[in-house]
Context: one part of a larger RNA
RNA sequence: CUGGGCGUAAAGCGCGCGCAGGCGGGUUUACAAGUCAGAUGUGAAAUCUCGGGGCUUAACCCCGAAACUGCGUCUGAAACUGUAGACCUAGAAUAUCAUAGGGGGUAGGGGAAUUUCACGUGUAGGGGUAAAAUCCGUAGAGAUGUGAAGGAACACCGGAGGCGAAGGCGCCUACCUGGAUGAUUAUUGACGCUGAGGCGCGAAAGCGUGGGGAGCAAACAGGAUUAGAUACCCUGGUAGUCCACGCCGUAAACGAUGAGUACUAGCUCUUGGGGGUAUUGACUCCCUCAGGGACGAAGCUAACGCAUUAAGCACUCCGCCUGGGAAGUACGGUCGCAAGACUAAAACUC
Numbered sequence: 001c002u003g004g005g006c007g008u009a010a011a012g013c014g015c016g017c018g019c020a021g022g023c024g025g026g027u028u029u030a031c032a033a034g035u036c037a038g039a040u041g042u043g044a045a046a047u048c049u050c051g052g053g054g055c056u057u058a059a060c061c062c063c064g065a066a067a068c069u070g071c072g073u074c075u076g077a078a079a080c081u082g083u084a085g086a087c088c089u090a091g092a093a094u095a096u097c098a099u100a101g102g103g104g105g106u107a108g109g110g111g112a113a114u115u116u117c118a119c120g121u122g123u124a125g126g127g128g129u130a131a132a133a134u135c136c137g138u139a140g141a142g143a144u145g146u147g148a149a150g151g152a153a154c155a156c157c158g159g160a161g162g163c164g165a166a167g168g169c170g171c172c173u174a175c176c177u178g179g180a181u182g183a184u185u186a187u188u189g190a191c192g193c194u195g196a197g198g199c200g201c202g203a204a205a206g207c208g209u210g211g212g213g214a215g216c217a218a219a220c221a222g223g224a225u226u227a228g229a230u231a232c233c234c235u236g237g238u239a240g241u242c243c244a245c246g247c248c249g250u251a252a253a254c255g256a257u258g259a260g261u262a263c264u265a266g267c268u269c270u271u272g273g274g275g276g277u278a279u280u281g282a283c284u285c286c287c288u289c290a291g292g293g294a295c296g297a298a299g300c301u302a303a304c305g306c307a308u309u310a311a312g313c314a315c316u317c318c319g320c321c322u323g324g325g326a327a328g329u330a331c332g333g334u335c336g337c338a339a340g341a342c343u344a345a346a347a348c349u350c
Base pairs, nucleotide, nucleotide: 003322004321005320006319007304008303012318014201015200016199017198021194022193023192025088026087027086028085029084030083031082033081034080035077036076037075038074039073040072041071042070049065050064051063052062053061054060091191092188093187094186095184096183097182098181099180103177104176105175106174107173108172109171110154115149116148117147118146119145120144121143125136126135162169163168206247207246208245209244210243211242215241216240220236221235222234223233258317259316260315261314263312266295268293269292270291271290272289273288274287275286276285299306300305323350324349325348332343333342334341335340
């Protein structure tokens, strides 16, 4: 060391693709590397163990046996692993037909609303608050009508509903494009699973260059509140929010639950398919596949709870944890324009 764990106690990488590696369906033949059996060689002595013996005893010493759990060689076994060959279809993939969808990208278009501007009507207020004031308004505001400009977001539908690996995705149309599901069982014939490194994607904020800027709004200014008020409330308001390209690479990136496969009571709602019964047809009812919810059996759990979408029962592979603080910090390294990110201690202390 061989341990126990990871929903909430420490612990699942934010998510994917995938090299190496690990693991891998059924039948059959061969080989004999792993594996197993027998034989044989070796495994120095001392030590240890056992049986004797010698110093008065013991320690100590001597003799004998056993052991040295290992390695080599030879002969053999062939279930399992492995290797090679042949075959199979239940895994996987493909084909055909069909289906649903805010999945992604590009371009064009639309209406409501806010704001601003122009003109008309019209006159003294408007706005804001718990109350006010700053603020706007007789240089004509607010209200109302018509027109124009511009930017951003798409009410209702909308749903515990859908799609996506995650981040995330919602007006309409067209084009380009990814994935999923069902049915038929036609084709290939294990082509599979996981995945250290690696590569890619990755909300918001932030950064660079150039645009854009309606509304909102860090910072900032003013008005209030207050003992004070560097806040909460109000009036303004710049970055930013938007677009293009390039960085950043983090989140309570959460289901705080890694991926895959198989197995283990049900009931109910719902989304998208397929089949059947009945019917003129629709509705309804039954079966089935894939997804999304609620409740619950066994079982699990410290409890809460989970419960065929498992936190049940198992296997494979990866990641991670190992008392609190110091600290996700210092130092070093890699990356970044920077902000910083990633990797990651110790002294000391309880």

The part of an RNA shown here (small-subunit ribosomal RNA, central domain) has 350 nucleotides and comes from an uncultured bacterium. It matches the Rfam family "Bacterial small subunit ribosomal RNA". Its mean pLDDT, the model's own confidence on a scale to 100, is 88.